[in-house]
């Protein structure tokens, strides 16, 4: 708006969906860090280029064509995806026209555009010029580690010419030249995204690239194109391969290193959240649409800031808790009570700014007001030192810590838990990582004689470094100017969030890099000179400097020959071995080989190795003098190249001596060694290889500078002639400044400086595997790791210790004398037995010790019977005339146990004195007793013992970085650290030594128990008497002896050696006296005692039995073996003790132990026989007249008892034993020897033991070589639990990591071939085919032909693949080396001292 049958259908229009054409974006933005050591990045610069959108100038935009999706129709597949036919539009697509300016150009000329839309103003479109921004390529420097990775390289370097790209270029062809890069590190190999900035650090470095900011690469894994302004493209395409899903098995799909999220993996890392509100990014005229970009929320104490859990008062210093010396102290004003406050969180209310005009995800925003109430809000780690902070319990090298050192085995500030303490606090501790500290890789800023480090030594490339003057340049260097250095960070000075953290403006810095302008002392470069470095020439003389020939005589050796005769050799001692078949010795004579005595020496030469007999010949070097020449020619030296001790190889010679291997003989537990006898390679020449050594001054070369002395080689000058001056080059010793850890070095420097090398960074693994390179081969250079370990390592100090030195000194040896060790007995042990045979003590320094007394006891042991507050002690609480206790009684081996009868209380004190309190006794109960039970390694105290041995210390000063030295050591000298000299030491103290006891000699005073000259008395006889107090003696005070006198000697001196005098002479003799400290020396059984155990028993109490056994083996005695004795009579002469529960006389009995009996005596008074000796006799050499063991009788004494188990006596009985093997003790004078006598203990007695006493009464001592201790100086040390030390290697045994191995299996690379997707780029018969042109034909349009195209083919290149080599990495491997580590295995004894052979 047209047509209708009014149901609807057609057509436009404008909305919305939804498909598709066409335009632009999906090349940004977001992740990741796998590759990548590179032009990848960072910085500074450069040309041959591209650029959609934007910006700005010029100029156009004319006029045709022909398709094609969408869509319809048929049609295939299971999908995914198609196919055919037929319809259509455009800013899709194509031609013509036009071309200032653009492009090509032989400069003549050729060639290339565009779209339009909607409207009246804009927006596209096309050349094109310029610009901003983007983006390619190209340079200089910088940019991890390996040289056990040294050669690498064929399009590789370069050229001409072409192709290709946007554009330069081997980027690619074709053809030409050999070139190209590597020690200033090429090639390969490992690792690895760079950067601004992170983080430590004073800094310079070092580690490191998480957030943010620049680049770059990658997108399931490799290849590859397309489209496009830009890719070779995260959320595109197309092959190949792996994996997943889907599947009708034909055949498809896919690629979170976007943001959630899942799984796995791990010690570990959030939320399938909200919005386009801002900010920005595509689209688009815009509205407006899309952005897991981004804002914002959620989770994570993951970091940073920041605040909170409360303030104040408050001792009865509450209670609890720990600790305790039991008093108290601590938690501690902490708690509670009282008082006050409200941040934060919580509730209720109000409410910015992110929003210039709208639009807020965040949001229950920030914030502000109001409300209640101490209310809702503290933990971790650690307390042995480092390193702030300490007790208790538990545990017992267990469990357990632990950053290093180290705790922990019965008293754990270290392990666990408590209390209390210290630090940090919403955290804290522990791990793991990074710098520091670390000067510990050292540029700043280290070293190399012994610590880890100087090549074994020259030579001499590269390289570094380099004498005096002038000129020029200006690289380097420096001094202005310019650009750069991104933003963020980081510093500094403002600003905003209540402060900070955080955000934010500026400025400085970003030490660099580049450009440019000056400046020229130095260095450098060019270029001219000098001579002082360095060379060269003259002249001289020293030399085991090299080579090569010849050449001597000693010695050893074999041989021959004489002489000569039984051994020689050899050795700690001996054999093997030579010899009568004649050796050793000895003479003569020959052979051969190797080495050169003396000179010789701290000497001399030489770059080291090294080098010696004399000649000659060849030759190198270094010195001196002299000064003529060169003119810096110089040092130094990675690589390279040369030499190079020995021993070893190779050929081929030569062999006397010596001598690896090997053989004999000794040694020796063995002895594969050391020692003897032999004895081959070997040592020797000539060619060759090895190429190491404590190849050492453990000290690179070279130069210059910095006190001297002395000695010696070699030369010159002087000269007084001299141990003399001087000079130059060498070899030494001493030394001063410096230097060093220290020792030492010191002009021949380890000093001070230059310059070049080469080395070192804990110890072992390991100078070793592996690889390479050399080598005949041994075997050499280069040179790792894994694993382990806190340490190894200098130099020096103190000790100690040596089969190291030097002084010394002790019965230490040696000279003596007597023992032990053999007999027999005593005794202690050990070890066997045993119910027990109680413990202890263990080299000297346990064994006659505790034990100075074991029949009961003792006594701790064993059996066995019995008590349980206990056989002794303290305390509290209850009883106390029902009781304790006596006295009889059963039982029983006693203890003990019973039950009944009799008797039945006592003592003190106070008091209201009839009694009653109270305390002692006693009963009963709790606490607690008791314990020879354990630890001497938890201790006290005491003791042995180095040792009566000379020593051990300190204060001050001094040296020394220290530790530590010095005094203390030195000469002497003593018993002595005694004293003296000396002296960086002066003094001093513990220790010697004196003061003390005792003993020798003496005076005094006293004289009784003593004594007895004298005087008297007396007796057989006697100090028995009176008396003396002289002596003796006793016991108190003195004296005395001091090296005090004299001689010698000592340097002086200290002292020493003689001598006199004296009782007594050098400490007169003995005792007493034990220094700092050792032995974890003895003792918990003497005693005390801390832990720990035990409590009707590990306490006690009783009776028996043990401690006294007995195949043996020690130790310590005791009495023998006999004649210096025994026996038998005889007869003398001490001392020092003890005696009242005692000593005991005489007389008396007894053979006799003993009995009886009891004078004297609490002691100089009584009591106690001294024996040896000595005088006689006898024995006469025997297992006895010698020993006296042992058994038998038979006695005798102690005691409750003598069997286990006592002593003594008489009798008989008569062992073994005839002087003791290895071996070992003790004594130096009144000592050994011998001889008796006394005492403690204690009834007795095992006493022969032990402690004293006193009598007789000796030998010997040269001396310090050696054994043993010891003290001092000194040396060496790998010891320091200190030589009973440390320590090495094999084998066994674990376990670890590593190598080597017939091989197996992976990983990566090379190089050959083979096949060959995808795709690009070339060619292409046939095939298909609108647009343009051209031809025919017919003029609606066909046809045919060119031109381009499409697919398909073909060829080059090509990924995965396949395949043959071969490299190089990696696990693995039977087996099989070696290496490490491991409380207590085997063998030996290498090393360290002289290490026992340095």
């Nucleotide at each position: 708006u047209g047509c209708u049958u009014c149901g609807g259908u057609c057509u436009g229009a404008u909305c919305g969906u939804u498909a598709g054409u066409g335009g632009c974006g999906g090349a940004c933005g977001g992740g990741u860090g796998a590759g990548u050591a590179a032009a990848g990045c960072g910085u500074a610069g450069g040309a041959a280029c591209c650029u959609g959108c934007c910006u700005g100038g010029u100029a156009g935009u004319g006029g045709g064509g022909g398709a094609u999706a969408a869509c319809a129709g048929c049609u295939g597949g299971a999908a995914a995806c198609g196919g055919c036919u037929g319809c259509u539009a455009a800013u899709a697509c194509c031609g013509c026209a036009u071309a200032c300016g653009c492009c090509c150009u032989u400069a003549g000329g050729g060639g290339g555009a565009a779209a339009g839309a909607u409207u009246u103003a804009u927006u596209g479109c096309u050349a094109u010029c310029a610009g901003a921004g983007g983006g390619u390529c190209c340079u200089g420097c910088g940019u991890u580690c390996g040289a056990u990775u040294a050669g690498c390289u064929a399009g590789u370097u370069g050229g001409c010419g072409g192709g290709g790209u946007a554009a330069c270029g081997g980027c690619c062809c074709a053809c030409c030249a050999a070139g190209g890069c590597g020690a200033c590190g090429a090639u390969c190999g490992a690792u690895a995204g760079c950067u601004g900035g992170u983080u430590u650090g004073a800094g310079a470095g070092g580690a490191u690239g998480a957030u943010c900011a620049g680049c770059c690469a990658c997108a399931c894994u490799g290849g590859g194109a397309c489209u496009g302004a830009g890719a070779c493209a995260c959320g595109g395409c197309c092959c190949a391969g792996a994996c997943u899903c889907c599947u009708a098995c034909g055949g498809g799909a896919g690629g979170c290193a976007g943001c959630a999220g899942u799984g796995g993996g791990g010690a570990a890392u959030a939320u399938u959240g909200g919005a386009c509100a801002a900010u920005g990014g595509g689209g688009g005229a815009a509205a407006c649409c899309c952005u897991g970009a981004u804002c914002c929320a959620g989770c994570a104490a993951u970091g940073c800031c920041g605040c909170g859990u409360g303030c104040g008062u408050g001792a009865a210093g509450a209670a609890g808790g720990c600790c305790c010396u039991a008093g108290g102290g601590u938690u501690g004003u902490a708690a509670a009570g009282c008082g006050c406050u409200u941040u934060c969180a919580c509730c209720u209310g109000c409410g910015a700014g992110g929003a210039u005009g709208a639009u807020g995800a965040c949001a229950g925003u920030a914030g502000c007001a109001g409300g209640a109430g101490a209310a809702g809000a503290a933990g971790c780690c650690c307390c042995g030192g480092c390193u702030a902070a300490c007790u208790c319990c538990g545990u017992g090298c267990c469990a357990g810590c632990a950053g290093c050192c180290g705790c922990g085995g019965u008293a754990a500030u270290a392990c666990g838990g408590a209390g209390g303490g210290g630090g940090c606090u919403a955290g804290c501790g522990u791990u793991g990582u990074u710098c520091g500290g670390a000067a510990u890789u050292a540029c700043u800023g280290g070293g190399c004689g012994u610590a880890a480090a100087g090549g074994g030594c020259g030579u001499g490339u590269a390289g570094g470094c380099g004498g005096c003057g002038g000129a020029u340049c200006a690289a380097a260097u420096u001094a202005g100017g310019c650009g750069u250095g991104a933003a963020a960070g980081c510093c500094c000075c403002g600003g905003g969030c209540u402060c900070a953290a955080c955000c934010u403006g500026g400025g400085a810095a970003c030490u660099g890099c580049g450009c440019u302008u000056g400046a020229u002392a130095c260095u450098g470069a060019u270029c001219u000179g000098c001579u002082a470095g360095a060379g060269u020439c003259c002249g001289g003389g020293a030399g085991a400097g090299g080579c090569u020939a010849g050449u001597g005589g000693a010695a050893u050796a074999u041989c021959c020959a004489g002489u000569g005769u039984a051994g020689a050799g050899g050795u700690g001692a001996a054999a093997u071995u030579c010899g009568u078949a004649g050796a050793u010795a000895u003479u003569g004579g020959a052979u051969g080989g190797a080495a050169c005595a003396c000179c010789u020496a701290u000497g001399g030469c030489g770059a080291a190795g090294g080098c010696a007999g004399c000649u000659a010949g060849c030759u190198g070097g270094a010195c001196c003098g002299g000064u003529a020449c060169u003119g810096a020619c110089g040092c130094u030296g990675a690589g390279g190249c040369g030499c190079g001790a020995a021993a070893g190889c190779g050929u081929g010679g030569g062999g006397a001596g010596c001598a690896a291997a090997c053989a004999g003989g000794a040694u020796u537990a063995g002895a594969u060694a050391c020692c003897c006898u032999g004895g081959u390679a070997g040592u020797c020449c000539a060619c060759g290889c090895u190429g190491u050594a404590a190849a050492c001054g453990a000290u690179g070369u070279u130069c210059a500078c910095u006190a001297g002395a002395c000695g010696u080689c070699g030369g010159g000058g002087g000269u007084u002639a001299g141990g003399c001056c001087u000079u130059c080059g060498g070899c030494g010793u001493c030394g001063c400044a410096g230097c060093u850890a220290a020792c030492g070095c010191a002009u021949u420097a380890a000093g001070u400086g230059a310059a070049c090398c080469g080395c070192c960074u804990g110890g072992g693994g390991a100078g070793u595997a592996c690889g390479g390179c050399c080598g005949c081969a041994a075997g050499g250079u280069u040179a790792a790791a894994a694993c382990u370990c806190a340490a190894a390592g200098g130099a020096a100090u103190u000790g100690a210790c040596g089969g190291g030195g030097g002084c010394c000194c002790g019965c230490a040896c040696a000279a003596g004398c007597g023992g032990u060790g053999g007999a027999g007995c005593a005794u202690g042990u050990g070890g066997u037995u045993u119910a027990a045979u109680u413990c202890g003590a263990a080299g000297c320094a346990a064994c006659g010790c505790g034990a100075a007394g074991a029949a009961c006891c003792u006594u701790a042991c064993c059996u066995g019977a019995g008590c349980u507050u206990g056989a002794a002690c303290u305390g509290u609480g209850g009883g106390c005339a029902u009781u304790a206790g006596c006295u009889a009684c059963c039982u029983g081996a006693a203890a003990g146990g019973g039950a009944u009868a009799g008797u039945g209380a006592u003592c003190c004190u106070u008091c209201u004195u009839u009694g009653a309190a109270g305390g002692a006794a006693c009963c009963u109960a709790c606490a607690g007793a008791g314990g020879u039970g354990c630890u001497g390694c938890a201790u006290g105290g005491c003791u042995g013992u180095c040792g009566u041995c000379a020593g051990c210390u300190c204060g001050u000063g001094u040296c020394g970085u220290g530790a530590g030295a010095u005094g203390u050591u030195g000469g002497g000298u003593u018993a002595a650290g005694u004293c003296c000299c000396g002296c960086a030491a002066c003094g001093a103290g513990c220790g010697c030594a004196a003061c003390c006891c005792u003993u020798a000699c003496u005076a005094u005073u006293a004289g009784u128990u003593g004594u007895c000259a004298g005087c008297g008395a007396g007796u057989u006889a006697a100090g028995u008497c009176g008396g003396a107090u002289a002596c003796u003696c006793u016991a108190a005070u003195g004296g005395g002896a001091c090296u005090g006198c004299c001689g010698g000697u000592g340097a002086c001196g200290a002292g020493c050696c003689g001598g006199a005098g004296g009782a007594a002479g050098g400490u007169g003799g003995g005792g007493a006296u034990g220094a700092c400290g050792u032995c974890a020396a003895g003792u918990c059984a003497g005693c005390a005692u801390g832990g720990c155990c035990u409590u009707u028993a590990u306490g006690u109490u009783c009776a028996g039995g043990g401690c006294u056994a007995c195949a043996c083996a020690c130790g310590u005695g005791c009495u023998a073996c006999a004649a210096u004795g025994g026996a038998u009579g005889g007869u003398a002469c001490a001392g020092a003790g003890g005696g009242c529960u005692g000593c005991a006389a005489g007389c008396c009995c007894g053979c006799g132990a003993g009995g009886u009996g009891g004078a004297g005596c609490a002691a100089a008074u009584c009591c106690u026989u001294a024996a040896a000796a000595c005088c006689a006799u006898u024995c006469u050499c025997a297992g006895u007249u010698c020993g006296g063991a042992u058994u038998g009788c038979a006695g005798g004494c102690u005691g409750c008892a003598a069997u286990u188990c006592g002593c003594c006596u008489g009798c008989a009985u008569g062992a073994a034993g005839c002087u003791g093997g290895a071996a070992u003790u003790g004594c130096u004078a009144g000592u050994a020897a011998u001889c008796g006598c006394g005492a403690a203990u204690c009834a007795g007695c095992u006493a022969c033991g032990u402690c004293g006493c006193g009598g007789u009464g000796a030998a010997u001592g040269c001396g310090u070589u050696c054994u043993c201790g010891g003290g001092u100086c000194u040396u060496g040390u790998a010891c320091a639990c200190a030589c009973c030390g440390c320590c090495c290697g094999u084998c066994a045994c674990a376990u670890c990591a590593c190598g080597a191995a017939a091989g197996c299996u992976g990983g990566u690379g090379g190089c050959g071939c083979c096949a060959g997707a995808a795709g690009u780029c070339a060619c292409u018969g046939g095939u298909c085919u609108a647009a343009c042109c051209u031809a025919u034909u017919u003029u609606u349009a066909a046809u045919a032909g060119g031109a381009g195209g499409a697919a398909g083919g073909u060829g080059c290149c090509g990924a995965a693949g396949g395949u043959g080599c071969u490299g190089c990495u990696a696990g693995u491997g039977a087996u099989u080396g070696g290496g490490g580590u491991g409380a207590a295995g085997u063998c030996g004894u290498a090393a360290c001292a002289a290490g026992g052979u340095a």
The RNA shown here (small-subunit ribosomal RNA) has 1398 nucleotides and comes from a metagenome. Rfam family: Bacterial small subunit ribosomal RNA.